[in-house]
């Protein structure tokens, strides 16, 4: 320098070539029930402008480009 890959919630991650209920799923977390207390189980919430910008489009996590972080392979 050159192919390819990943990057969505605090973590692991689904979803992404079939664009269209304005985004979910364990585990975590808060509050609740349960118990004499814990856990364990159950219930209910709270948390993501989908890596950054920019294009297309009636409409973008999905399509196109551009960068920026990580990784793997040839050189």
């Nucleotide at each position: 320098g050159g192919u390819c890959c990943c990057g969505u919630a605090g973590c692991u991650c689904a979803g992404c070539u079939u664009g269209g209920c304005u985004a979910g799923a364990g585990c975590g977390c808060a509050c609740g029930a349960c118990u004499g207390a814990u856990a364990a189980u159950c219930g209910u919430g709270a948390g993501g402008u989908c890596g950054u910008g920019g294009g297309u489009u009636c409409a973008a996590a999905u399509c196109c480009c551009a960068c920026c972080g990580g990784g793997a392979c040839c050189a």
This is a predicted structure of a 75-nucleotide RNA (transfer RNA) from a Candidatus Aenigmatarchaeota archaeon. The source organism's lineage runs through Archaea, Nanobdellati and Candidatus Aenigmatarchaeota. Model confidence (mean pLDDT): 84 of 100. Rfam family: tRNA. Rfam describes the family as follows. Transfer RNA (tRNA) molecules are approximately 80 nucleotides in length. By type it is a transfer RNA.